Annotation: A computed fold for a 477-nucleotide part of an RNA from a metagenome, annotated as small-subunit ribosomal RNA, 3' major domain.
[in-house]
Context: one part of a larger RNA
RNA sequence: UGACGGGGGCCCGCACAAGCGGUGGAGUAUGUGGUUUAAUUCGAGGCAACGCGAAGAACCUUACCUGGGCUUGACAUGCUUAGGACCGUCUGUGAAAGCAGGCUUUCCCUUCGGGGACCUUUGCACAGGUGCUGCAUGGCUGUCGUCAGCUCGUGCCGUGAGGUGUUGGGUUAAGUCCCGCAACGAGCGCAACCCCUGUCCAUAGUUGCCAUCAGGUAAUGCUGGGAACUCUAUGGAGACUGCCGGUGAUAAGCUGGAGGAAGGUGGGGACGACGUCAAGUCCUCAUGGCCCUUAUGCCCAGGGCUACACACGUACUACAAUGGUCGGUACAGUAGGUUGCAAUACCGCGAGGUGGAGCUAAUCCCCAAAGCCGGCCUUAGUUCGGAUUAGAGUCUGCAAUUCGACUCUAUGAAGGCGGAAUCGCUAGUAAUCGCUGAUCAGCAGGCAGCGGUGAAUACGUUCCCGGGCCUUGUACA
Numbered sequence: 001u002g003a004c005g006g007g008g009g010c011c012c013g014c015a016c017a018a019g020c021g022g023u024g025g026a027g028u029a030u031g032u033g034g035u036u037u038a039a040u041u042c043g044a045g046g047c048a049a050c051g052c053g054a055a056g057a058a059c060c061u062u063a064c065c066u067g068g069g070c071u072u073g074a075c076a077u078g079c080u081u082a083g084g085a086c087c088g089u090c091u092g093u094g095a096a097a098g099c100a101g102g103c104u105u106u107c108c109c110u111u112c113g114g115g116g117a118c119c120u121u122u123g124c125a126c127a128g129g130u131g132c133u134g135c136a137u138g139g140c141u142g143u144c145g146u147c148a149g150c151u152c153g154u155g156c157c158g159u160g161a162g163g164u165g166u167u168g169g170g171u172u173a174a175g176u177c178c179c180g181c182a183a184c185g186a187g188c189g190c191a192a193c194c195c196c197u198g199u200c201c202a203u204a205g206u207u208g209c210c211a212u213c214a215g216g217u218a219a220u221g222c223u224g225g226g227a228a229c230u231c232u233a234u235g236g237a238g239a240c241u242g243c244c245g246g247u248g249a250u251a252a253g254c255u256g257g258a259g260g261a262a263g264g265u266g267g268g269g270a271c272g273a274c275g276u277c278a279a280g281u282c283c284u285c286a287u288g289g290c291c292c293u294u295a296u297g298c299c300c301a302g303g304g305c306u307a308c309a310c311a312c313g314u315a316c317u318a319c320a321a322u323g324g325u326c327g328g329u330a331c332a333g334u335a336g337g338u339u340g341c342a343a344u345a346c347c348g349c350g351a352g353g354u355g356g357a358g359c360u361a362a363u364c365c366c367c368a369a370a371g372c373c374g375g376c377c378u379u380a381g382u383u384c385g386g387a388u389u390a391g392a393g394u395c396u397g398c399a400a401u402u403c404g405a406c407u408c409u410a411u412g413a414a415g416g417c418g419g420a421a422u423c424g425c426u427a428g429u430a431a432u433c434g435c436u437g438a439u440c441a442g443c444a445g446g447c448a449g450c451g452g453u454g455a456a457u458a459c460g461u462u463c464c465c466g467g468g469c470c471u472u473g474u475a476c477a
Base pairs, nucleotide, nucleotide: 001477002476003474004473005472007471008470009469010468011467012466013465015461016460019425020424021423022422023421026317027316028315029314030313031312032311033310034308035307042053043052064303065302066301067300068299069298070297073126077125078124079123082120083119084118088103089102090101091100092099093098107116108115109114128292129291131290132289133288137286138285139281140280141279142277144275149188150187151186152185153184154183155164156163157162168179169178170177194269195268196267197266199237200236201235202234203233204232205231209226210225213224214223215222240263243257244256245255246254247253319418323377324376325375326374327373328372329371336365337364340359341358345354346353347352384415389410390409391408392407393406394405395404431453432452433451434450435449436448437447
């Protein structure tokens, strides 16, 4: 100087407390361990691995296994041998890849010697490796932590390590600001500058809008028209403790009030200091070293990654009446659409099919559910719950057996609100309800977003966990 303490003081955080809803029990989905297997490819491992890499394993992907093949190679550059335009196409064998063989075919320049581009071929340099090392590395990322800290120059103090500044008194979300002080200044962080959202104004009105006027319809901004309103998207205004009272050291600030759409950081996002964990990644990519080179490279078919006594994590669906079911009826937003979204109509109980108006989109299409109004069910393993299984189908795709999603009929399991323990959340939040998108031929209970309905509680900081500052002890570094 640090680190540590079941030392002390001050302070903060959904850390506890106060509340609301869960997990842990059931069934299933998914990831992991284990076991099994020819293979069940590899990585991730307390927080910070485990719906993680994977925004989508039937083939492909694919790295694994079995078998069949190739050896200048699936891919790059250069030299070299022989041939030919390229392309296309046929036969045999085969699971395919491959192997063997056949047909057709004359691109450009030319000094007719040849040269060039492209393809095939011989040989040589070389290619190739998701092989090893993340403890050789770059880059990227997680974490402490959006915590308020981490340092420097000069000066001063100390033999020196180092200290001071950065400590102290107040204050703040903040090393934020004020005051004091052998310190005076400065940098990286904090804050602000950026984006979205909340109010208003101006400009602009099509594909969006419809207050006023007129026309028209069974009905509809449907039409003329309008530029008010909504909205769209550009530019501005607005909030700064600016004003008033109290308080405070007359300071910084704190507290109450006015005005205001908004008040003391208005709400949300992006943004992550010096560093820590030899944290993660050589399987995104790049790269040193090592290793393989008729194989640890490459192609192909089939299988596997989907196994199943079991254990754990994360979710979904429930156990019901604040519910289930049937009929009627209302209201979104973010997005997406030409190999696409698909209306009206017709067929089918349905998944879906036929067909195709319109739309390269504020124009057309895709577009809710909880809710509300009625009927039934009456506390039961039930009209709860839907696992499992059988049959019949639909769709995608070369192909749904291993191994897809969905529909219909039948079947109707566990489950009576869950032990010890444990998680999230402070407001348009939790809870609850559906919708959209990426990936994608097909496949979403996951993920990323979107809107609808919409709570309870916080006395307080003694305790648990994590963190910041000062101080103290130490046989630790």
The RNAcentral record of the full RNA draws on SILVA.